The RNA shown here (c-di-GMP-I riboswitch aptamer) has 86 nucleotides and comes from Ornithinibacillus californiensis.
It was read from a public genome assembly, where an Rfam model found it.
The coordinates come from a structure-prediction model, not an experiment, and the mean pLDDT is 89.
Of the family's consensus pairs, 95% are formed in the model.

Formats: sequence, structure tokens, C1' cells
RNA sequence: AACUGAAAAAGGCAAACUAUCUGAAAGGGUAGGACGCAAAGCUAAGGGUCUAAGGUCUAAGUGGCUAUGAUCGCCUGGUUGCCAAA
Repeated sequence: AACUGAAAAAGGCAAACUAUCUGAAAGGGUAGGACGCAAAGCUAAGGGUCUAAGGUCUAAGUGGCUAUGAUCGCCUGGUUGCCAAA
């Protein structure tokens, strides 16, 4: 230094749920709360998934299609980083 994640330490994040705010929705912010996480830090680049305001199809719709919306705590990639045995 790379790979890796046993033990320990210093710390970190925070699922479900609840309250409130926000958004067309999916979702997101804040507070409480901990299921978990060694990148559960950052990045929407590839794939997946969710939503469908607007657009579009239709004679019509509680209808179909569509991301420029969302998700990094779905996977992969990129990037930064604490500790440490074999």
C1' cells in the first nucleotide's frame, strides 16, 4: 500500500412506526424512535423498481403509454474515508 472484516476502542448513520411540514403522486425535510449498517458517506452513470403532474392514445374513462419526477437502506460502477488481527 492492496485485499479483507476477526477482536476491541473512539465515534457515526438510522428501518418500521408516530407527529408535523412539503409534493400531483412516488417520495422528501424536521423531531421522536432503533430494524439494521464498515461505507446505511457522496454520486441517479448502467440496470431494476415506484409514481404519472404535464404530454400523448382513445368516442369515452376510477383506462393505456410516457420521466423531464423519485429511490444510492435494490444491484453494479465511480469517488472520499475511521480502526485493525490473520